[in-house]
Molecule: c-di-GMP-I riboswitch aptamer
Organism: Azoarcus sp.
C1' cells in the first nucleotide's frame, strides 16, 4: 500500500406506505417515514438482465414489435472515498 474483516464513535443514505409536484407509462423529485444499506457515493454514452410504449414500425384494427424513456436499493465492470483491532 493492497486483500479480507471483528468491536466501537462520529457521522451518512433511506425501501414500503403517506402528502405534494412532474411524466403516456415505467419512474423521478420535494416533504413526512425507516426496510435495510459499508459504497444504498458517481457511471445507464462499459457490457448484461428487468421495467415501460408518448414515437415509430407492421396490422387481419384485436393486436405485436421496437428504446432515443427508465431502474446503479437487478447483477457484473469502472471510478471516488470515512474510521479501524488481531
Nucleotide at each position: 500500500u493492497c486483500c479480507g474483516u471483528a468491536c466501537a464513535a462520529g457521522g451518512g443514505c433511506a425501501a414500503a406506505c403517506c402528502g405534494g409536484g412532474a411524466g403516456a407509462a415505467a419512474u423521478c423529485c420535494c416533504g413526512g417515514g425507516a426496510c435495510g444499506c459499508a459504497a444504498a457515493g458517481c457511471c445507464a454514452a462499459c457490457g448484461g438482465a428487468c421495467c415501460u410504449u408518448a414515437c415509430c414500425u407492421c396490422u387481419u384494427c384485436a393486436g405485436a414489435g421496437g428504446a432515443a424513456g427508465g431502474u446503479g436499493g437487478c447483477c457484473g465492470g469502472g471510478u471516488u472515498g470515512c474510521c479501524g483491532c488481531a